The part of an RNA shown here (large-subunit ribosomal RNA, domain IV) has 346 nucleotides and comes from a Patescibacteria group bacterium.
It matches the Rfam family "Bacterial large subunit ribosomal RNA".
Its mean pLDDT, the model's own confidence on a scale to 100, is 84.
Context: one part of a larger RNA
RNA sequence: UCAUCGUUAAGGAACUAGGCAAAAUAGCGGCCGUAAGUUAGCGAUAAGGCCUGCCCUUUCUCAUAGCAAUAUGGGGCGGGGCCGCAGCGAAAGAACCUCUGGCGACUGUUUACCAAAAACACAGCUCCCUGCUAACUGGCAACAGGAUGUAUAGGGGGUGACACCUGACCGAUGCGAGAAGGUCAAGCUUGGGGGUGGCGCAGCAAUGCGUUUGCUCACUGAGUCAAGCCCUCGUCAAUGUCAGCGAUAACUAUAAUCGUUCUAAGGUAGCGCAAUUCCUUUUCGGGUAAGUUCCGAAGCGCACGAAAGGUGUAACGACCGGAGAACUGUCUCAACGAUGAGCUCG
Numbered sequence: 001u002c003a004u005c006g007u008u009a010a011g012g013a014a015c016u017a018g019g020c021a022a023a024a025u026a027g028c029g030g031c032c033g034u035a036a037g038u039u040a041g042c043g044a045u046a047a048g049g050c051c052u053g054c055c056c057u058u059u060c061u062c063a064u065a066g067c068a069a070u071a072u073g074g075g076g077c078g079g080g081g082c083c084g085c086a087g088c089g090a091a092a093g094a095a096c097c098u099c100u101g102g103c104g105a106c107u108g109u110u111u112a113c114c115a116a117a118a119a120c121a122c123a124g125c126u127c128c129c130u131g132c133u134a135a136c137u138g139g140c141a142a143c144a145g146g147a148u149g150u151a152u153a154g155g156g157g158g159u160g161a162c163a164c165c166u167g168a169c170c171g172a173u174g175c176g177a178g179a180a181g182g183u184c185a186a187g188c189u190u191g192g193g194g195g196u197g198g199c200g201c202a203g204c205a206a207u208g209c210g211u212u213u214g215c216u217c218a219c220u221g222a223g224u225c226a227a228g229c230c231c232u233c234g235u236c237a238a239u240g241u242c243a244g245c246g247a248u249a250a251c252u253a254u255a256a257u258c259g260u261u262c263u264a265a266g267g268u269a270g271c272g273c274a275a276u277u278c279c280u281u282u283u284c285g286g287g288u289a290a291g292u293u294c295c296g297a298a299g300c301g302c303a304c305g306a307a308a309g310g311u312g313u314a315a316c317g318a319c320c321g322g323a324g325a326a327c328u329g330u331c332u333c334a335a336c337g338a339u340g341a342g343c344u345c346g
Base pairs, nucleotide, nucleotide: 001341002340003339004338005337006336007335008334010332011331014330019327027052029051030050031049032048037042039161053082054081055080056079057078059076060075061074062073063072064071065070083087097324098323099322100321101320102319103317104316108120109119124159125158126157127156128155129154130153136145137144138143162312163311164310165309167242168241169240172239173238174235175234176233177232178231181230182229183228187224188223189222190221191220192219193217194216195215196214197213198211199210200209201208202207243261244260245259246258247257270304271301282298283297284296285295286294
């Protein structure tokens, strides 16, 4: 000096990012007592207070044995006494508590070895698909799962208990339905053209002419023709989106109101400086002697907002903020002790 422990005057979080660590609380014993809130179950062992050993004894009661008297054992209300600092006296085991917010309803799950959470899941809600050789998934296929199930079933997406609710927009994208028209592939049919045969005629022949004759072509025209796209509707708990400028009231300020431009429609309820607010330590109130955090309000929301759900919410949480009681070497401010290591020698 380090590690692991122990004790400490006065103070008691002044430490620190933060009570981290430590200290403190401590019997799932008895009795009393227990708030707000609440989904009436909880909250709750809330909080808080008292008792607890041993000896003698009145009385009541239960069990066992016994016909009974009674005996033995257990329990309760009382009375008296004894000892200690201390009576769940040891050992072991063994809750700190309260108030107030955020998030997530909850129990659960997770980054084996830096993250346990507000992330995932969840019951519930909702949308889409699927009529059974189901949809969907694995496989080239056979086949298998789904399922020895059958729409109160199965698969997929979103949201996430519960309560109150879930506004406007179908212009774009997606999806569903439709069929009049436009566009439109290969294929098939067919015309022209090219190539090469056959046949007929003429010619000795080469060759020429003709042919409603065959085959063929990376040439070319036309006809026929599906889905799709264009088109017409529908659909947002589908992907998504949800304005600007100017003026106006008998102080001022503000604007219920008016005008105008654009749009598919211009953000409704609720909430709001928020896990979202840049300006910002916003402003006001509370708490403190003093509060960038915290709680309550206000709202011109840089850039909340309704199942990428909105707002609440009892219970729950090794979650994350703020305050208090208790407690302490966290600190003022350090001291001493124990054991081990370091160091020296072997």